[in-house]
RNA sequence: CUCAUCCAGAGGGGUGGAGGGAACGGCCCUGUGAAGCCCCGGCAACCAUCUCGAUGAUCCACGCUCGGCGCUCCUCGCGGGGUGUCUGGGGGUCGUCCCCCCGGCCUACGCAGCGCCGGUGAGGCCACUCGGGACUGGUGCCAACUCCGGCCCGCCGCCGACCGGCAAUCGGGACAGAUGAG
Numbered sequence: 001c002u003c004a005u006c007c008a009g010a011g012g013g014g015u016g017g018a019g020g021g022a023a024c025g026g027c028c029c030u031g032u033g034a035a036g037c038c039c040c041g042g043c044a045a046c047c048a049u050c051u052c053g054a055u056g057a058u059c060c061a062c063g064c065u066c067g068g069c070g071c072u073c074c075u076c077g078c079g080g081g082g083u084g085u086c087u088g089g090g091g092g093u094c095g096u097c098c099c100c101c102c103g104g105c106c107u108a109c110g111c112a113g114c115g116c117c118g119g120u121g122a123g124g125c126c127a128c129u130c131g132g133g134a135c136u137g138g139u140g141c142c143a144a145c146u147c148c149g150g151c152c153c154g155c156c157g158c159c160g161a162c163c164g165g166c167a168a169u170c171g172g173g174a175c176a177g178a179u180g181a182g
Base pairs, nucleotide, nucleotide: 001182002181003180004179005178006177011040012039013038014037015036019029020028021027024149025148026147041142042141043140045139046138047137048136049134050133051132052131053130054129059124060123062121063120064119066118067117068116069115070114071113072112077111078110079109080107081106082105083104086103092097146176151173152172153171154170157166158165159164
């Protein structure tokens, strides 16, 4: 400096000897012993450790009769298309031409498979945060709401023709303070 909390809670003894409640103003506490210091005890606000629950970012793996892009044409899918100036076989008598089938070569055209991206569904791990609990430790605390108030806002109401001004108590907020953590 920043953040969080501050309406609850919590004793006794010894010493000490007149103050204390942060400052100011109140109002309280206090020789039926204040502050301080010591011993034992307690409370539980924060932090550390552990644990239970809630939530669940990001990430991981899976699915899709969702979308897009890419790859795979037997070296590891099916179909289609092209190529006779690719080889072989068969048919039209034969050659040429033409047709059909098998094959070669080419083609991501359709399906399928795979990969990536997006969407979506339901799982897994878990950060952050919230709530509960436990033991111990580090602080802290153990009269009164941080004892109350002041500063700002609002209100019953009052002044006032209006604008406006004042506003008990109460409510809210801020400043300041205390404690913890960083």

Source information:
Model confidence (mean pLDDT): 75 of 100. The RNA shown here (SAM riboswitch aptamer (S box leader)) has 182 nucleotides and comes from a soil metagenome.